Transfer RNA from Candidatus Woesearchaeota archaeon UBA525, 71 nucleotides, folded computationally. The sequence was found in a public genome assembly. Rfam family: tRNA. The family's RNA type in Rfam is transfer RNA. Gene Ontology term of the family: triplet codon-amino acid adaptor activity.

RNA sequence: GCGCCUGUAGCCAAGCGGUAAGGCAGUCGCCUGCAGAGCGACCAUCCCCGGUUCAAAUCCGGGCAGGCGCU
Numbered sequence: 001g002c003g004c005c006u007g008u009a010g011c012c013a014a015g016c017g018g019u020a021a022g023g024c025a026g027u028c029g030c031c032u033g034c035a036g037a038g039c040g041a042c043c044a045u046c047c048c049c050g051g052u053u054c055a056a057a058u059c060c061g062g063g064c065a066g067g068c069g070c071u
Stems, first nucleotide, its partner, number of pairs: 001070007010024003018054001026042005047063005
């Protein structure tokens, strides 16, 4: 330098045009003599900028970061 893959909550992770699942952690509440367990609630500018579209995490372009391969 070229190609491919990845980037979603503090962490892991699903989703592939139409409401952003789930788990762990955290906070609050219920419960308890206290705690734990259990139950409920809360926690997302989807890496950034732009484009397409009625509508973009998703499609397109350009960046940035990480990984793998080639030279």